[in-house]
The RNA shown here (transfer RNA) has 72 nucleotides and comes from Leptidea sinapis. Its Rfam family is "tRNA". By type it is a transfer RNA. Rfam links the family to the GO term triplet codon-amino acid adaptor activity. The source organism's lineage runs through Eukaryota, Metazoa, Pterygota, Glossata and Leptidea. Model confidence (mean pLDDT): 81 of 100.

RNA sequence: GAACGGUUGGCUCAGUGGAGGAGCGCUCGCACAGAACGCGAGAAGUCGCGGGUUCUAGUCCCGCAUCGUUCA
Numbered sequence: 001g002a003a004c005g006g007u008u009g010g011c012u013c014a015g016u017g018g019a020g021g022a023g024c025g026c027u028c029g030c031a032c033a034g035a036a037c038g039c040g041a042g043a044a045g046u047c048g049c050g051g052g053u054u055c056u057a058g059u060c061c062c063g064c065a066u067c068g069u070u071c072a
Base pairs, nucleotide, nucleotide: 001071002070003069004068005067006066007065010024011023012022013021018055026042027041028040029039030038048064049063050062051061052060
């Protein structure tokens, strides 16, 4: 320098152009002598950044950043 793939909650990851989710973790409650387990509820996301297309974009298109793999 080139090709391809990834970037979504604290972590690991889903997500067919039409209301942003799950598991683990965290907080609170129930229960218990207490803790853990269990049950219930809740908080936590400018969907990497900037543009474009569209009635509507996490999703499609372009550029940039960053990580990984491969080639030179």